The RNA shown here (SAM riboswitch aptamer (S box leader)) has 100 nucleotides and comes from Virgibacillus salexigens.
RNA sequence: UUCUUAUCCAGAGAGGUGGAGGGACUGGCCCUUUGAAGCCUCGGCAGCAGACUUUUAGUACUGUGCCAAUUCCAGAUGCAGCAUAGCAUAAAGAUAAGAA
Numbered sequence: 001u002u003c004u005u006a007u008c009c010a011g012a013g014a015g016g017u018g019g020a021g022g023g024a025c026u027g028g029c030c031c032u033u034u035g036a037a038g039c040c041u042c043g044g045c046a047g048c049a050g051a052c053u054u055u056u057a058g059u060a061c062u063g064u065g066c067c068a069a070u071u072c073c074a075g076a077u078g079c080a081g082c083a084u085a086g087c088a089u090a091a092a093g094a095u096a097a098g099a100a
Stems, first nucleotide, its partner, number of pairs: 001100008013042005021031003025075004043067003047064004051059003071092001076089004
């Protein structure tokens, strides 16, 4: 990097550094000099796999993941509709486990 499977309406931030971007992409909308991204330190959450236990679950120990907003909302198709409001599924994306 690709493939397969599962999940995505829950949960969880302070300090230092840095100095203008960030929320995958596009459109919208939003966050941000009352300080963005990145990096460091400490802290937290508990999704996936493992381990352990007193096994409808718990522990945060191991490997990962995560800590604005439902994956922030939509994107394609279908249903409904006066409608840009609603619903379902997919695609795309993210994470884990397994495989190549």